The part of an RNA shown here (small-subunit ribosomal RNA, central domain) has 349 nucleotides and comes from an uncultured Nitrospirota bacterium. The RNAcentral record of the full RNA draws on ENA and SILVA. Model confidence (mean pLDDT): 88 of 100.

Context: one part of a larger RNA
RNA sequence: CUGGGCUUAAAGGGCGAAUAGGCGGUGAAGUAAGUUCAGGGUGGAAUCCUAAGGCUUAACCGUAGAAGUGCCUUGGAUACUGCUUCACUUGAGUCAGCGAGAGGAGGACGGAAUUCCCGGUGUAGCGGUGGAAAUGCGUAGAAAUCGGGAGGAAGGUCUGUGGCGAAGGCGGUCCUCUGGCACUGUACUGACGCUGAGGCGCGAAAGCGUGGGUAGCAAACAGGAUUAGAAACCCUGGUAGUCCACGCCCUAAACGGUGGGCAUUAGGUGUGAGGCUCUUAUGGGUUUCGUGCCGAAGGGAAACCAUUAAAUGCCCCGCCUGGGGAUAACGGCCGCAAGGUUGAAACUC
Repeated sequence: CUGGGCUUAAAGGGCGAAUAGGCGGUGAAGUAAGUUCAGGGUGGAAUCCUAAGGCUUAACCGUAGAAGUGCCUUGGAUACUGCUUCACUUGAGUCAGCGAGAGGAGGACGGAAUUCCCGGUGUAGCGGUGGAAAUGCGUAGAAAUCGGGAGGAAGGUCUGUGGCGAAGGCGGUCCUCUGGCACUGUACUGACGCUGAGGCGCGAAAGCGUGGGUAGCAAACAGGAUUAGAAACCCUGGUAGUCCACGCCCUAAACGGUGGGCAUUAGGUGUGAGGCUCUUAUGGGUUUCGUGCCGAAGGGAAACCAUUAAAUGCCCCGCCUGGGGAUAACGGCCGCAAGGUUGAAACUC
C1' cells in the first nucleotide's frame, strides 16, 4: 500500500456557496492515449529458482537454463474508459400557472402585564417562607384600590412530534425590499451534472471594543436566614450583562450524537402543502412533495434502524487506529483580550 471502520464502543467537518481535483446519462461516427494480443530490441554481474556437474559430503564453487513482474518499438483488436464530432431527452436547468410558510432585512403601529412618577380614596401594616423568620418597605402615609403619565423589554390565547430555513435559528399587527421551496403544464435549453482538498462566507449563548439604552430579570457583590460551619441551596437588595447600532470573537450535548448525491427494495396509519377525480360530500378515491408513528424482507453486538435506512449498490469529501500524559507543551496562523485553530514526545498502565 491493500484490507477494517465512524447512531450509542475511537471516529461525520457546526453549516453553506464554490476553486483545483475525483466521478459522471442515451445513440452514432472517428481516433487508438489507457486497455488487450502477437513479434522484435533491451532488461550489467552477483544473488534467488531449476538442471546435471566439481571439491570424500555439505557449506562453497564453476556451467547451462529459467526468471528478471519493467522500459522502448512494430503490427493487430476496439468491448470498456479517454479524446474529437454529430445527435437525443429521461438527469439538471429555464419558462408559464398556482400555492403554503415564526425564511431574511428595514420601517411603522397596537394591546395585556411588571416597574417608576403624579393625583384621589384609605389606615397600619406590607413584604417574604415548604413551615417559620429576619434583613427590607411603611405614620415624611406604605400595601390595597381608582384615574392619569413615563419608559423598556417580551410577544399570552391561536400553538400543533404544525410550518420555514443550509446550519445557527425564526412566533403581536401592517407596509416596503428580498432569498428559497412544493405542485401542475411539458413550451424551451440539451448533460449544462454530483462531490468538493485549500481558500471564502454564515455561525446560539457567553465574552470583548465604541456609543446609546436599562422596565423586569440578574453573575459579581452586600445584607438576612439555615447550619457544627454555609464562601451554597432560601429571603431582601443589587452592578456588569440581558436590549439597540457598528465592529470583533468563532465556540457548544453547534445532536438525528447518523456528511452529501443518485438508484433499487412489502405494507399500514396520522398530519402539513398542492394536483387530478367521484352519484357535491362534515366526505371518498388517487397522485406528488414534506413531516411523524408502527412494522415485512434485510441489517445490527444489542438497543434498535427499516422508502426520511443504520437495507442493497455506486461516486466524492471529512474522520478513527488502546487508556492516561493531552481541551496540555513547543512552534505556526488568527484575536484588542479572553482565547481559538493546528498539534507531538518523554514517561506510565